[in-house]
The part of an RNA shown here (large-subunit ribosomal RNA, domain II) has 715 nucleotides and comes from a Methanomassiliicoccales archaeon. NCBI's taxonomy places the organism under Archaea, Methanobacteriati, Thermoplasmatota, Thermoplasmata, Methanomassiliicoccales. The full RNA is in RNAcentral, with records from ENA.
Context: one part of a larger RNA
RNA sequence: GCCAGGGAGUUCUGAUCAAUGGCGAGACUAAGCGUGUAGACGCGGAGUCGAAGGGAAACCAACCGCCCGCAACUUUUUAAGUGAGGGGCGAGGUGUGCUCGCCUGGAGUCAUUGGUGGGAUACCCGAAGCCAGUCGAUCUAGGCCUGGGCAGGUUGAAGCCUCUCGAAAGGGAGGUGGAGGACCGAACCGGUAAUGAUGUUCAAAUCUUUCGGAUGACCUGGGUCUAGGGGUGAAAGGCCAAUCUAGACUGGAAAUAGCUGGUUCCUCUCGAAACUACUCGCAGGUAGAUCUCAGUGGAGGCUGAUCAUGGGGUAGAGCACUGAUUGGGCGUUUAGGGGGAGAAAUCCCUCGGCAUCCUGUCAAACUCCGAACCUGUGGUCGUCGUAGAAGCUGGGAGUGAGGGCGUCUGGGGUAAGCUUGGCGUCCGUAAGGGAAAGAACCCAGCCCAAAGUUAAGGUCCCUAAGUACCGGCUAAGUGUAAUAUGAAAGGCAGUCCAUAGUCCAAAACAACCGGGAGGUGGGCUUAGAAGCAGCCAUCCUUUAAAGAUAGCGUAACAGCUCACCGGUCGAGAUUGUGGGCCCCGAAAAUGGACGGGGCUAAGCCGGUCACCGAUACUUUGGAGCACCGAAAGGUGAUCUGGUAGAGAGGCGUCGUGCGUGGGCAGAAGCUUGGCCGUGAGGUCAAGUGGACCGCGUUCGAAUGAGGAUCCUGGU
Numbered sequence: 001g002c003c004a005g006g007g008a009g010u011u012c013u014g015a016u017c018a019a020u021g022g023c024g025a026g027a028c029u030a031a032g033c034g035u036g037u038a039g040a041c042g043c044g045g046a047g048u049c050g051a052a053g054g055g056a057a058a059c060c061a062a063c064c065g066c067c068c069g070c071a072a073c074u075u076u077u078u079a080a081g082u083g084a085g086g087g088g089c090g091a092g093g094u095g096u097g098c099u100c101g102c103c104u105g106g107a108g109u110c111a112u113u114g115g116u117g118g119g120a121u122a123c124c125c126g127a128a129g130c131c132a133g134u135c136g137a138u139c140u141a142g143g144c145c146u147g148g149g150c151a152g153g154u155u156g157a158a159g160c161c162u163c164u165c166g167a168a169a170g171g172g173a174g175g176u177g178g179a180g181g182a183c184c185g186a187a188c189c190g191g192u193a194a195u196g197a198u199g200u201u202c203a204a205a206u207c208u209u210u211c212g213g214a215u216g217a218c219c220u221g222g223g224u225c226u227a228g229g230g231g232u233g234a235a236a237g238g239c240c241a242a243u244c245u246a247g248a249c250u251g252g253a254a255a256u257a258g259c260u261g262g263u264u265c266c267u268c269u270c271g272a273a274a275c276u277a278c279u280c281g282c283a284g285g286u287a288g289a290u291c292u293c294a295g296u297g298g299a300g301g302c303u304g305a306u307c308a309u310g311g312g313g314u315a316g317a318g319c320a321c322u323g324a325u326u327g328g329g330c331g332u333u334u335a336g337g338g339g340g341a342g343a344a345a346u347c348c349c350u351c352g353g354c355a356u357c358c359u360g361u362c363a364a365a366c367u368c369c370g371a372a373c374c375u376g377u378g379g380u381c382g383u384c385g386u387a388g389a390a391g392c393u394g395g396g397a398g399u400g401a402g403g404g405c406g407u408c409u410g411g412g413g414u415a416a417g418c419u420u421g422g423c424g425u426c427c428g429u430a431a432g433g434g435a436a437a438g439a440a441c442c443c444a445g446c447c448c449a450a451a452g453u454u455a456a457g458g459u460c461c462c463u464a465a466g467u468a469c470c471g472g473c474u475a476a477g478u479g480u481a482a483u484a485u486g487a488a489a490g491g492c493a494g495u496c497c498a499u500a501g502u503c504c505a506a507a508a509c510a511a512c513c514g515g516g517a518g519g520u521g522g523g524c525u526u527a528g529a530a531g532c533a534g535c536c537a538u539c540c541u542u543u544a545a546a547g548a549u550a551g552c553g554u555a556a557c558a559g560c561u562c563a564c565c566g567g568u569c570g571a572g573a574u575u576g577u578g579g580g581c582c583c584c585g586a587a588a589a590u591g592g593a594c595g596g597g598g599c600u601a602a603g604c605c606g607g608u609c610a611c612c613g614a615u616a617c618u619u620u621g622g623a624g625c626a627c628c629g630a631a632a633g634g635u636g637a638u639c640u641g642g643u644a645g646a647g648a649g650g651c652g653u654c655g656u657g658c659g660u661g662g663g664c665a666g667a668a669g670c671u672u673g674g675c676c677g678u679g680a681g682g683u684c685a686a687g688u689g690g691a692c693c694g695c696g697u698u699c700g701a702a703u704g705a706g707g708a709u710c711c712u713g714g715u
Stems, first nucleotide, its partner, number of pairs: 001715006011120003015116009026049003032043004053060002063090001065089004072082004091104005123262002126259001130252006141226009150216001152184003155180001159176007188213003193209002196207002228244001230240003265650006275288005291396006300384003304381009316369001317367002322363003327358003331354002334352001336351006402427007410419002432443003447622007457612003460597003466609001468608006479599002490584002494581010511568005517541003522536003547562001550561003623640002625636004651704001653701003657697006669688008
């Protein structure tokens, strides 16, 4: 892992709500007693609830008067009358109270069953912990008592002796001697490094090599003492029996867990939330909103369209206010800066300031303006509703971590699969088709069966359907990628289209042939400067045309071209602008992706007709649900997805009472197969098996397994 068996909302109590039943202004007994084999029956009125409320208390102490009107009934039936229940007034009780609160025109109580919440272990499993008592110092820490152990080698303190020096104190040399938390190194004790080996180990701490101490604060045997908030500690929170920042064991005890996991049969109806407020609140609760069921109620409800009439200050726009802001004009005795004239007073110019005019701009916290749009009220239409809407009352919830996409804003970097909100949508709780694959992108909302038609998207092969048709573009395998899965600034005699200008048969553009001269080597400068180092000037002539020269070149010349002109040739040339497709810009880590093959269309743009393609749509039959109906039957354009969850009806297991059956001519159980039911399941046959087992109905449960790192066993 698999298989089998076991495995989780139970029971008691008090509360509340519903259903059913009994009695009813009353209802019920409890403990206990008696009888009986028992189920049970008969007693038992203590006590509880109700029949009156208000007030802190003293205390006081309550209705059938009026109106509306649903169902229903009746009638003279477009309607009217009566009208249980219901609603609105009025009246009453009380509290200081006819502006307020509570209460009043009799319905409760007992039992059973079910829902829910409180207390109890309280759906099941799960802590670390807290407290009490008891047991531990055979491990280990320290103390005490009494014993034991330490190969061999080295060094050579004090003291002493001899000699020697010195006046002495004392010094020196040689011996002797044998000190030391002395040295090297076995036993013994330890455990430095390889961060080696091992790492289901030889071993729940070992092995190998290496290494520290080894006469000492040394090592060690036996005995003995210290105990859990306590011991012991040359102190590491170390050690106290493989357990220590408070030992182990047993108990309190099924501690508690707002946290994780699990929680067992079927079908049918409806169907959420991830928001708001408060919270020692943020992984939780409580209230509201939202969902469901039952009752009540009795006519309106509403997300749509349009008209009328109000509200609003956004987008945009504007500069009239508040601020920001370009340039200019005019004015100004403006305590300003700079400059000038003058002996000074003073005057002049300029820069700046202020005010005003023209001009050009900006704003979430500016507005002289101002949409779309949103919204209040009313009318008309629409739609839902007497086949009962809205509202109200009560029982039960779940949720209170949301998310993507589109759009409008804020934060951020006009970043994020980012974050805070509004509106919408989907996922969540939604299957099916498409996008290769895919929560939320496109199409489309799944009861069952069959046939057909389409949507999105597709039609060369994988792969259902066009190697379809017409007209263009692309040569880059560009592309074959809706969003979203790749790209920009910038650049390009790639190519196609449109458009504007200029030149051109008096010959354009390109190419080729020829000319490209003279004054003159212009003047200056300079060694030189001759078209071409530099400076100045840049004229005239001959001409078809030719610059006092645009480039190369020379030391300077020379030389080669160019501008410009003629000829040959003979039809377009050239310069912009805009657009389509394409190209460059273009770098990522295993080899590689248009889904693949492959494709020059099977790519891109425009147009056309077919076809394929879904649980969509249509048709037929059936089931369920809702409604009508006494039933038979009928209607459903608008019913049939569904997590959490609410509600309803069933299947099966075990047992009980009553009724009724089967079985050795073969029960239960097991195996295989057939049939029936939407399903849980039921039933039949054959084989096996060898003694019990069903069905109907009532009641009652230790009642349904795939999950819990579930438990036990097997394998």